The prediction has a mean pLDDT of 82. The part of an RNA shown here (small-subunit ribosomal RNA, central domain) has 343 nucleotides and comes from Fragaria x ananassa. The RNAcentral record of the full RNA draws on SILVA.

Context: one part of a larger RNA
């Protein structure tokens, strides 16, 4: 520089913003660059290649060709820059819509445990059996009362919303973000994106709270040859809430992101035209099946793993190793990230 490759074999960054690179709609103009065609200069000698003459060969002479650079006139599609001009790509406005999107406040009702009281007794509770437990201090059950926490039963769906993480009682306020529809502005203002900020389950760290159930750790009782377990009673940290860190996951559609093209059937969300009796027709989503192509095959198939194109990230036998070093973030955990040697 390069090849083939990244859903299950090594290999898509965890996620969107975006900076510098990279790549980029239509139609004209003018300039410039390569690009190409023609013509004329050069391309030293020797060497190479061809010819033609001599020679048995070596060789000798003759005339030529050879890339490339310069310079003049053109040619056209590209490409770059300026200048006008369009709209079909983004984006702006009106007018309607779905929605567990996101922060804050407020607030209801089942249950569980505790508490307090009243009835009323010998048992409850656990299991494969059983025990530790808990009950004459009156347990379990049962009728009302209070407390205090933490989760949202039906609805509820292959449903829905968000860029991922996710996100579910009601109700109130602030606010992101889509879509459909008119085509009224604007006029390339895009895609992508090393680095850089930033968001990020869950455990976990730090203060301060807050503690109902559940429960890593730990105490018993089993079970067993033993049983640091699985099963039972109990239980502390967490597990909620503020407020800061932390930056990892099978962060998974094991499938970056954009953009066009691509037989066909069926469910389904939200609109919109039409119809209205069921439907039809478009557009944006969520989902099944399957043609053609593609795949090692399994399978994918218009939300491709299909044909194409731009960006970027990442692979290059196992193991050593996501580990030393070493600088770097951090309270600690993280992250970048290799060689020797060995099969």
């Nucleotide at each position: 520089c390069u090849g083939g490759g990244c859903a299950u074999a090594a290999a898509g960054g965890g996620c969107a913003c975006g900076u510098a690179g990279g790549c980029g709609g239509u139609g004209a103009a003018u300039c410039g660059g390569g690009u190409u065609a023609a013509a004329a200069g050069u391309u030293a000698a020797a060497g190479u290649c061809a010819c033609c003459a001599a020679a048995a060969a070596g060789u000798u002479g003759u005339a030529g060709a050879a890339u490339g650079c310069u310079c003049u006139c053109g040619a056209a599609a590209c490409c770059a820059a300026u200048u006008c001009a369009c709209u079909u790509g983004a984006g702006u406005g009106a007018g309607a819509c779905a929605g567990a999107g996101g922060a804050g406040a407020g607030u209801g009702g089942a249950a569980u445990u505790u508490c307090a009281u009243g009835u009323g007794u010998a048992g409850g509770g656990g299991u494969g059996a059983a025990a530790u437990c808990c009950g004459a201090a009156g347990a379990u059950c049962u009728a009302c009362g209070a407390a205090g926490g933490a989760a949202g039963g039906c609805c509820a769906a292959a449903a829905g919303c968000g860029a991922a993480g996710g996100c579910a009682g009601c109700u109130c306020u602030c606010u992101g973000g889509g879509u459909c529809c008119c085509u009224a502005c604007c006029g390339a203002c895009g895609c992508u994106g090393g680095a850089g900020g930033g968001c990020g389950a869950a455990a976990g760290c730090a203060u301060g709270g807050g503690g109902a159930g559940c429960g890593a750790a730990c105490g018993g009782g089993a079970u067993u040859a033993g049983a640091u377990a699985c099963c039972c009673u109990g239980g502390u940290a967490g597990u909620c809430c503020a407020u800061u860190c932390c930056a990892u996951a099978a962060a998974c559609g094991a499938u970056g992101a954009g953009u066009g093209u691509u037989c066909g059937c069926c469910c389904u969300u939200g609109g919109u035209c039409u119809a209205u009796g069921c439907g039809g027709a478009u557009c944006a989503g969520g989902g099944g099946c399957c043609c053609a192509g593609c795949u090692a095959a399994c399978a994918c198939a218009u939300g491709a793993a299909a044909c194409a194109c731009u960006c970027c990230g990442c692979c290059u036998g196992g193991g050593g190793a996501g580990u030393a070093c070493g600088g770097u973030c951090g309270c600690a955990a993280g992250a970048c990230c290799g060689a020797a040697c060995u099969c």